[in-house]
RNA sequence: UUGCUUGUUGCGGGAGAGACCGGCUUCUCGCAAGCCGGCGCCGAAGGAGCAACCGCCCCGGAAUCUCUCAGGCAAAAGGACCGCCUCAGGCAC
Numbered sequence: 001u002u003g004c005u006u007g008u009u010g011c012g013g014g015a016g017a018g019a020c021c022g023g024c025u026u027c028u029c030g031c032a033a034g035c036c037g038g039c040g041c042c043g044a045a046g047g048a049g050c051a052a053c054c055g056c057c058c059c060g061g062a063a064u065c066u067c068u069c070a071g072g073c074a075a076a077a078g079g080a081c082c083g084c085c086u087c088a089g090g091c092a093c
Stems, first nucleotide, its partner, number of pairs: 002092006010084004018039001020038007040073003046069001047067003053061003
């Protein structure tokens, strides 16, 4: 310097599912916000479980699978993951 890789900064892309019903409160009096109750749903924050597989093989690590505790179901926000970028490491050449 280049490539790969771990984290990180910023930007961009980013799905699914009731703008559900009822009650109360607030006020900027609205198609709003919050809280409580009810039924129906979603999975791609987080969390949990099983597992192909992997390892230093006692045991441990493990998903976009499964569960739905949490979160979400107009917009906004969030969003696994992907791309580029900043910075700091590791490995290889």
Predicted 3D model of a 93-nucleotide RNA (Glycine riboswitch aptamer) from an Acidobacteriota bacterium. Its mean pLDDT, the model's own confidence on a scale to 100, is 79. Rfam family: Glycine riboswitch aptamer. Rfam describes the family as follows. This family represents the bacterial glycine riboswitch. The literature on the family includes a 2004 paper in Science by Mandal et al., "A glycine-dependent riboswitch that uses cooperative binding to control gene expression".